[in-house]
RNA sequence: GGCCUCAUAGUUCAAGGGAUAGAACGGGAGUUUCCUAAACUCUAAAUUUCAGUUCGAGUCUGAGUGAGGCCA
Numbered sequence: 001g002g003c004c005u006c007a008u009a010g011u012u013c014a015a016g017g018g019a020u021a022g023a024a025c026g027g028g029a030g031u032u033u034c035c036u037a038a039a040c041u042c043u044a045a046a047u048u049u050c051a052g053u054u055c056g057a058g059u060c061u062g063a064g065u066g067a068g069g070c071c072a
Stems, first nucleotide, its partner, number of pairs: 001071007010025004018055001027043005048064005
């Protein structure tokens, strides 16, 4: 330098064009307990950036950024 793959809550992952973007673990509050842990209830939290296509984009397209891989 060329090519390929990936980027979503704090973490690990779902969501194959149509919702209010979900789950687990973790965080916060409460119930219970003499206290702690466990259990149960409630709760906050995310789409890498900029454009494009579309009535509608996390999903499709282009470019950028970052991570990983292959070739030279």
This is a predicted structure of a 72-nucleotide RNA (transfer RNA) from a Bacteroidales bacterium. Its mean pLDDT, the model's own confidence on a scale to 100, is 82. The sequence is in RNAcentral, with records from ENA. Rfam family: tRNA. Rfam classes the family as a transfer RNA. NCBI's taxonomy places the organism under Bacteria, Pseudomonadati, Bacteroidota, Bacteroidia, Bacteroidales.